[in-house]
Formats: sequence, structure tokens, C1' cells
RNA sequence: GCGCGCUGGCGGGGUCGGUGAAACUCCGAGCCGGCGGUGACGAAGCCUCUUCGUGCUUCGAAGUCCGCGACCCGGUUACCUCCAGUAACCGGUGGACCUGGUGAGAAUCCAGGACCGACGGUCAAAGUCCGGAUGGUAGUUGGCGCGC
Repeated sequence: GCGCGCUGGCGGGGUCGGUGAAACUCCGAGCCGGCGGUGACGAAGCCUCUUCGUGCUUCGAAGUCCGCGACCCGGUUACCUCCAGUAACCGGUGGACCUGGUGAGAAUCCAGGACCGACGGUCAAAGUCCGGAUGGUAGUUGGCGCGC
């Protein structure tokens, strides 16, 4: 360093105004962007074989490109006398981008304009408020053990 097992930590952001009896839900204007991958961008460092480069290394870099997660639905198994319920596993569902520029090349760069956002609740319709949730999870970072 890699693989496997056990285990600890971490693991989602965002409001003002107007109308109204009542709205962070409507209207107007704002604001926000989980995880892994990719990466023509950015930063720092390196000099190495004929190489100062379209080079190499590390780090950062996409809400709308690929994949995953939350939520929701179903199935199987276990617990339960049964129902209900809970847990594990499996399957399903699962939002949104164009135009112009540069260029050899743009899904990622630059410019402009758009668009999207689970479920339940609510004196009134919610990405932003409250709740399930002091939860779960994609993952990430440590510790211990074993093997190579």
C1' cells in the first nucleotide's frame, strides 16, 4: 500500500415585501444545491530518460452528463398466536439545459437566458416553515485484527 472482518467519528442548504381574517404555502423579488465518477478549467509543486511541454504529480472543480442516496411502492424471510408493526435482503419508482463564444474537440470552460426539487401537516396551495428525524443513507475519515 491492497484485500477481508470487526468497530468509532462525521455525514443537507435556503426570506424579505405585498394582499388577506388567516399565507416564510398565493403574488413580487430573493435565496439554496447530498454522495461517488468524469473533467479542454484553476492553484501549488517537479525537471526526468534528446523533452520547460498539448509534460508529470497533488489538491480543488457539474443541482439539470453517468451512477448512487433520502422519500414512496411491492416482494421474500425473521420476530409476533393472528392482525398491525418492526428489521434484514431483493426488486420497482425516482426532477431539471438551452443559446452564443473559444477551440482540433465543449455534457463539464467563458457569457447570457432558462429550468428542477420526496412524503405527511397547515385558519391558505411549501425546494425554503413544522413533522417522521436525537432517525436512515449514498459515502467519507480514523482505530483494531488477519492475509498478501
Predicted 3D model of a 148-nucleotide RNA (FMN riboswitch aptamer (RFN element)) from Phytomonospora endophytica.